[in-house]
Molecule: small-subunit ribosomal RNA
Organism: uncultured bacterium
């Protein structure tokens, strides 16, 4: 510091996701040691049991006990110990939670002139005289306890009076100081009021006690600043806000209470809702930030839950009191008792958190004069890898690179110096032995026989996790086979998975390592620092303007912000630095820095600010012109439609792609005169003009609003922007009333379709029109807020002033304002924008933050409705999206070109038959080819063989190959006979090479490796083939342009058959392709002549040349390719043909020629054999083939080719047979012979339009020929039979000259079989204006939401499953107010009843207590309502789901352009009206611009 994911690839937007850090953690797996540290984040839920605050005899009295004297003994007296009460101090701190709390709660600065402070320090004083009661104890009584009642004793530092007393306190008042301010501060004058307690010592003393002042530490109140969310909480307050007056407190204060006034508070967010203890601090980040407040410290809150007060310096008290609920527990049922959010434990809750341990040794507290005594505060140990730190699990040598695992291309690699084995070492672990520091000075140490230290003894006691497709660092084998699974994201698994599971190897971290939750970070993805709004998300429809916020130019002044400087506090630990203690390090110690929107105080004065003064350029004023569909109301004009009246007129008319509904004999339409109503205003008319927008158009009049241009006359900064508000605001829509030609939602009706709930047509209501209200939205757009400043230039146009110039004009110059086009820098993600900026700056204000949900819902707020406005979650996705590129496509456009189509010929499709197909049927009908580019295709030929199918019947190292092991001599081979359906079994006989005779090769025989397989995958492959296509096309190097894909070259203008040449030109060149070179045919020269002809100057043959290039004339073009025409010439623009087939496309075809990789079979899918089938046959389909006849059948005769084949072959000549053939064997390995007869043609004769003398199936029968065999299932021959067929529906094919057509001939194959295929020759034709149309290519351009590219993408209903979610008649829960009733304790306030030591009073009584009553008031209790959750039958719509339905609405002109808003209609998408954009394709037109 970045990485991955939208695409075919690019660049940008944009989300998501990863890689780091961090946790009080939790799960999985694993697990030697210390040391320092953390440990109920959930139930502020309920608590068993122990234990946390007790202490003083030197405050008292008294009981028990010990010891001593005295004493016979009771007893008395003194000393010690203990303690139940009275008394005193402490229990308000320590320790726990974090429920509440949005506060003056906490932080931070200050104030206190408004305050308290016990114990402690300091300094003045002082300590007199006196009184009355009570606990305990003793008795008596109640009660299960808990606990009371009661009568009598008693004492104090317990109460209580009086006495002194001041700088105290209070009342009255008179001065001074300081301050913002004085009632409180200060100094002083009168008056009045108020203390005490005694222990202990022999004694000195001391420890206390009472006033006051000081102080120190601690609190209380107060204040400026700071301090979460939402405005779908916008208003809110009656003790409310202020006085007076009381009263309450340490004190100020509506704290409270009476009484007056009507305030306060708020968009700089009140009130209300949600959540929350706050800070120091912690994680993270470069920073600013953003999260968070466990552990430690500071402060605050609270102690089952509410209220209260008591005591005290201090509490409204966690281990105190009362009282109320709720739980819990005792009971004798009558009462009573309790509060671990102390430490430890338990139950429960949870993913989850420890021991009912030691000590008061050390620190630290309270008591006490002190020893002493207590402290779950505190130190210490135990649990637990929770975290952080440090250490070990050994070191060194050892290659035969051992075994054994994996892997292999089988050679080897890998694991791996790793192991084994030698050797040293003992950190650690075990035994054993010493043995602290922590305690300053005699003893005493929980930790602890702990750290630490010596010895021995042995490599021993110690290593896992998680990953290996990319991010991301590490890979192969085997299983699995869209299965089981994996996965942060992208993705990955469907028979070769580096992504699943195992194994081996690897790689990373190590007593941990992963995962899973949350944070920050990466994310500049909320943007202060540091983003954006033409088109990706985003400028309010438009304007007027109050708060806000910002403002020209000069001078002075002031010092609020600024800016230096000093100077206070901003705790401590933390966090940076430097320096030390533990062996280090975590952790700890000390220094010194950091850290604040903070207070005080000097200074400076440049900018803002504010105060004063003053300019004119910013704004508006005035005088003088100017242009306009600006805006309202009144009038008024023609043209056309429509309708109604007459009138000629007569059979149709309208309307469509084509029709029909419609209207017309009652007289339509036409077409002519008249009338009547309503809406709009043709041409002027124009990227022209006004206006803020929306919007405005005949022509005249009033009223009215801006703009502009010239002056430079006046004011003097008066300005820009603008939340909210306030107005206007197309179209449709509503409300009333009116109006209605013409149009025209919904509606009916014709057509069109498969339907047509549309689009075409015929009607035709609402509505367009007008008044008077409301609505409040549009793709209200420049998708571009306003307002201002500054930045080369061209050409246009609209108002205008000056200038020149003319008679007047107008062309022209120069400026201001509008309003357009092109384009420079700069800008942009690309388009593009460019003085009218999307440049470069300034000020305001709106608005954005991934895609669906969602221009929703709920709520508020307007609306008469229809709605509008504001505006969200749950849940789902990895994209959505801009621009711009190659491509492909389009019921888009230009250009071209093919037998494409047109122009012809001759066919197929309608029969018959042959064949190959699909289906069908079988035991089997092997198998593959399936649109064009399968279907006389593989097959250039299935009777058996082929042969791969089927039945049966044999075999098993096999029908074939190789290697190796043993064996084998009458072997190997051969084979008569018998079984057998053959295959094969037996088998009599006969029987082989070399040689040094030992043996050796071959064979055969049995074993082992292996062989075999037309068994699967052509979607693992190689070859090799079709197609597009003999189409003119694919491409690269440099160079340039673009971020980029990628362009350009290859594009344009000609021209070509051609990317073929030529030109021109940011290209320039070059390649594979085209031609051209090969091969044939045509003319010819020459050479050669066998077995051709012939007897030579020639035919044929064969070979080697020559000709044909647009070379020549002439036209035409850019004097360029090049085209026309024409001469010569066998032959002319490529001569005809033919072979040659470019980057790639179709996962095209072939594992069944062949080769192969991977599976699969191995007494069988392998291999022999026999028969069977590949020929089956309702009916379909492709391709032939014969024909339907007279251009002809049918006979008789007479002519002319090519090209090829031949030895297991062709087979003459004779003979035989009607034929097919047979006999036979001349000749011929071929220019010799033979096959062979060419036919069609042409001369004759016959047939006369018929199912015929066409046809020639189809059967029957005799037959030949091939072959081991024609039954299944050949082929041909004769005789007889003579079937459909009379020129083919819709649709279709081939063919452009020696071609189409017809007419024979020959090969390969093959034993035999040809209508197929591949060759040859004979006859020989028609027609092509021409490119609109189909079809199939090519170059450019266009528009796409396509890219698996139109056989694409996609939209919306219903149907199913699944999740959230809103409504809902209700149920049922929580909150917090409000009214009202009730009202504990309890404070205060009253009190006529009752009690009653001290104090006053002679006495009555007073004072005091109790009770009574009032105010307040917690808890309960009623009722309305509000808000917020659960849950609801049923119902809305979303979202998601491999392969439901039913349409086709959208992307191209998407087949009716599409899109906004609005209204109405339809199973759905949707249509249709109206007004709007263009974010439309195409074509013309005009206008303007560049060349």
């Nucleotide at each position: 510091a970045g990485a991955g994911u939208u695409u075919g690839a690019u660049c940008c937007u944009g989300g998501c996701u990863c890689a780091g850090g961090a946790u009080g953690a939790a799960c999985g797996c694993u697990g030697g040691c210390g040391g320092c540290g953390u440990g109920c984040u959930u139930a502020a839920u309920a608590c068993a049991u122990g234990c946390a605050a007790g202490u003083c005899g030197a405050a008292c009295g008294a009981a028990g006990g010990u010891u001593g004297u005295a004493g016979c003994a009771a007893u008395a007296c003194a000393u010690c110990c203990u303690u139940a009460g009275u008394g005193g101090c402490g229990a308000a701190c320590g320790g726990g939670u974090g429920a509440g709390u949005a506060a003056c709660g906490c932080g931070u600065u200050g104030g206190u002139g408004a305050c308290c402070u016990g114990c402690c320090c300091c300094g003045a004083a002082g300590u007199g005289c006196g009184g009355g009661a009570u606990a305990a104890c003793a008795g008596u009584c109640c009660g299960a306890a808990a606990g009371g009642a009661u009568u009598g004793c008693u004492a104090a530092u317990a109460c209580c009076g009086c006495a002194u007393g001041g700088u105290u306190u209070c009342a009255u008042u008179u001065g001074g100081a300081u301050u913002a301010g004085a009632u409180g501060c200060c100094a002083g004058a009168u008056g009045a009021g108020c203390a005490a307690a005694g222990g202990c010592g022999a004694a000195a003393g001391u420890c206390g006690c009472u006033u006051c002042g000081g102080g120190a530490g601690g609190g209380g109140c107060u204040u400026g600043c700071g301090u979460c969310c939402c405005a779908u909480c916008a208003g809110c307050u009656a003790g409310u806000u202020g006085g007076u007056a009381g009263g309450g407190u340490a004190a100020u204060g509506g704290c409270c209470u009476a009484c007056c006034a009507a305030g306060g508070c708020a968009a700089u967010g009140a009130c209300g809702g949600g959540u929350a203890g706050g800070g120091g601090a912690c994680c993270u980040g470069a920073g600013a930030g953003g999260g968070u407040g466990g552990c430690c410290c500071c402060c605050c809150a609270c102690a089952a839950u509410g209220g209260a007060a008591c005591u005290g310096a201090a509490a409204c008290a966690c281990g105190g009191u009362c009282c109320a609920u709720a739980c819990a527990c005792c009971u004798a049922c009558g009462g009573g008792u309790g509060g671990c959010a102390g430490c430890a434990g338990u139950a429960g809750g949870g993913a989850a958190u420890a021991u009912u341990g030691g000590u008061u040794a050390a620190u630290g507290u309270g008591c006490g004069a002190a020893a002493c005594g207590g402290c779950g505060a505190a130190c210490c140990a135990g649990c637990a890898a929770c975290g952080c730190c440090g250490c070990g699990u050994g070191c060194a040598c050892g290659a035969u690179g051992a075994a054994g695992g994996c892997c292999u291309u089988c050679g080897g690699g890998u694991u791996g110096u790793a192991a084994a084995g030698u050797g040293c070492u003992u950190u650690u672990u075990g035994a054993g032995g010493g043995g602290a520091u922590g305690a300053g000075g005699a003893a005493g140490g929980a930790c602890a026989g702990u750290a630490c230290c010596c010895u021995c003894a042995g490599a021993a006691u110690a290593a896992g996790u998680c990953u290996c497709g990319g991010c991301c660092a590490a890979c192969u084998a085997c299983g699995u086979g869209c299965c089981a699974g994996c996965a942060g994201c992208c993705g990955u698994g469907g028979u070769a998975a580096c992504a699943c599971g195992u194994a081996g190897g690897a790689g990373a971290c190590g007593a941990g390592c992963g995962u899973u939750a949350u944070c920050c970070g990466g994310a500049u993805u909320u943007a202060c620092u540091g983003g954006g709004c033409g088109u990706a998300a985003a400028g309010c429809g438009c304007g007027u303007g109050c708060a806000g916020g910002c403002g020209g130019u000069u001078c002075a002044g002031c010092a609020a912000g600024u800016u230096g400087g000093a100077u206070g506090c901003g705790a401590a630990a933390g966090c940076u630095c430097c320096c030390g203690g533990c062996u280090u390090a975590a952790c700890u110690g000390g220094g010194a820095g950091a850290g604040g929107u903070c207070g005080u105080u000097c200074a400076a004065a440049a900018c803002u600010a504010c105060u004063g003064a003053a300019c004119u350029u910013g704004a508006g004023a005035g005088u003088g012109g100017u242009a306009g569909a600006g805006g309202g109301a009144g009038g008024u004009g023609g043209a056309a439609u429509u309708c109604c009246g007459g009138g000629u007129g007569u059979a149709g008319u309208g309307g469509u792609g084509a029709a029909a509904u419609g209207c017309g004999u009652a007289g339509a339409u036409a077409u002519c005169c008249g009338g009547a109503g309503g809406a709009a205003c043709a041409c002027c008319a124009g990227u022209g003009g006004c206006g803020a927008a929306a919007g405005c158009g005949g022509c005249c009049u009033c009223c009215u609003g801006g703009a502009c241009c010239a002056u430079u006359u006046c004011u003097g900064a008066c300005g820009c922007u603008c939340a909210g508000a306030c107005g206007c605001g197309a179209a449709a829509g509503c409300u009333a009333g009116g109006g209605u030609a013409g149009c025209g939602a919904a509606c009916g009706g014709g057509a069109u379709u498969a339907g047509a709930g549309a689009c075409c047509c015929c009607g035709g209501u609402a509505g367009u029109c007008c008044u008077a209200g409301c609505u409040g939205u549009a793709a209200a757009c420049g998708a571009u807020g306003u307002a201002g400043a500054c930045u080369u230039g061209g050409c246009g146009u609209u108002g205008g002033u000056g200038g020149g110039g003319u008679u007047a004009a107008a062309u022209c110059c120069a400026u201001c304002a509008g309003u357009g086009c092109c384009g420079a820098a700069g800008c942009u993600a690309a388009c593009g924008c460019g003085a009218u900026a999307a440049g470069u700056c300034u000020a305001c204000c709106g608005c954005c933050u991934g895609g669906g949900g969602a221009c929703u819902a709920c709520g508020g707020c307007c609306g008469c409705a229809a709605g509008g406005u504001u505006a969200a979650a749950a849940c789902u996705c990895a994209a959505a999206g801009g621009a711009a590129u190659u491509g492909a496509c389009g019921g888009g456009g230009c250009c071209c070109c093919g037998c494409a189509c047109a122009a012809g010929c001759a066919g197929c499709g309608g029969a018959g038959c042959g064949u190959g197909u699909g289906g069908u049927u079988u035991a089997a009908u092997u198998c593959g080819a399936u649109g064009a580019u399968a279907c006389a295709c593989g097959a250039a030929g299935a009777a058996c063989c082929u042969u791969a199918c089927c039945a049966g019947g044999g075999u098993u190292u096999g029908a074939c190959a190789u290697g190796c092991u043993g064996g084998u001599g009458g072997u190997a081979g051969g084979g008569a006979g018998c079984c057998g359906a053959a295959a094969g079994g037996u088998g009599a006989c006969c029987g082989a090479c070399c040689c040094u005779c030992g043996g050796g090769g071959a064979g055969c025989c049995a074993g082992c490796a292996c062989a075999g397989g037309u068994g699967c995958u052509g979607c693992a492959u190689g070859g090799c083939u079709g197609u597009c296509g003999u189409c003119a096309g694919c491409u690269c190097g440099u160079g340039u342009c673009g971020u980029g894909a990628g362009a350009u070259g290859u594009u344009c203008g000609g021209u070509u058959a051609a990317g073929u040449c030529c030109g021109c030109u940011a290209a320039c060149g070059a390649g594979c392709g085209c031609a051209a070179c090969c091969c044939u045919c045509g003319c010819u020269g020459u050479g050669u002549g066998u077995u051709a002809c012939a007897u030579g100057u020639g035919u044929c043959a064969c070979a080697c040349g020559g000709g044909a290039c647009u070379g020549c004339c002439g036209g035409u073009c850019c004097u360029a390719a090049a085209c026309c025409g024409g001469a010569g010439g066998a032959a002319g623009g490529u001569g005809g043909g033919g072979a040659u087939g470019a980057c790639g496309u179709c996962a095209a075809g072939u594992c069944a020629u062949c080769g192969u990789g991977g599976c699969c079979c191995u007494u069988a899918c392998g291999u022999c054999c026999c028969g069977g089938g590949c020929u089956g046959c309702a009916a379909a389909c492709g391709u032939g083939c014969u024909a339907c006849a007279a251009u002809g059948g049918c006979u008789g005769g007479u002519a002319c080719a090519a090209a090829g084949g031949g030895a297991a072959g062709c087979g003459a000549u004779a003979c035989c047979g009607c034929g097919a053939g047979g006999u036979g064997g001349a000749g011929c390995a071929a220019a010799u012979c033979c096959c062979a007869a060419a036919a069609a043609a042409c001369c004759g004769g016959u047939c006369u339009c018929a199912g015929u003398u066409c046809g020639g199936a189809u059967u029957g029968u005799a037959g030949u020929c091939u072959g081991c065999a024609a039954c299944u299932c050949g082929a041909c021959u004769g005789c007889a039979u003579g079937a459909a067929g009379u020129u083919g529906g819709a649709a279709u094919c081939g063919c452009u000259a020696g071609u189409a057509a017809u007419c024979g001939c020959g090969g390969a194959u093959c034993a035999g079989c040809a209508u197929g295929c591949c060759g040859c020759g004979g006859u020989g034709a028609a027609u092509a204006c021409g490119u609109u149309c189909c079809c199939g290519g090519g170059u450019c351009u266009u528009g796409u939401a396509c890219a698996c590219a139109c056989c694409g993408c996609c939209c919306g209903u219903c149907a199913a499953g699944u999740g959230a979610u809103g409504a809902a008649a209700g149920c049922u829960g929580g909150u917090g107010g409000u009214a009202c009733c009730c009202g504990a304790a309890g404070u205060c306030g009253u009190u006529a009843g009752c009690c009653u030591a001290a104090c006053c009073g002679c006495a009555a009584g007073g004072a005091g207590g109790c009770g009574g009553c009032g105010c307040c008031u917690a808890a309960g209790g009623u009722a309305a309502a509000a808000c917020u959750g659960g849950u609801g039958a049923u119902u809305g719509g979303c979202a998601c789901u491999a392969a439901g339905u039913c349409g086709u609405a959208a992307c191209a002109a998407g087949g009716u352009a599409g899109c906004c808003g609005u209204a109405c209609c339809g199973g759905a998408a949707g249509g249709u009206g109206u007004g709007g954009c263009u974010g439309g394709a195409u074509c013309a037109c005009c206008u303007c611009c560049u060349u």